[in-house]
RNA sequence: UCCCGCGCGGGUGAUGGGGUUCACCUUUAAUCGCAAACAUUGCUAAUGACUCCUAUUAUUUU
Numbered sequence: 001u002c003c004c005g006c007g008c009g010g011g012u013g014a015u016g017g018g019g020u021u022c023a024c025c026u027u028u029a030a031u032c033g034c035a036a037a038c039a040u041u042g043c044u045a046a047u048g049a050c051u052c053c054u055a056u057u058a059u060u061u062u
Stems, first nucleotide, its partner, number of pairs: 009026005016053006033043004
């Protein structure tokens, strides 16, 4: 100096934040939804998963 492994850290998992947990990546990365008449139009979802808050949508009640 380079390579490999482990641990920690950091990042990512289609839109915000907190907690828990899982997976992936280690900067040449993980990742970057679907449909169609396709450079435009439309649709679902704030989660990877669970939960809380916030925003949004629908219905009902006061």
Fluoride riboswitch aptamer (crcB RNA motif) from an uncultured delta proteobacterium, 62 nucleotides, folded computationally. The coordinates come from a structure-prediction model, not an experiment, and the mean pLDDT is 78.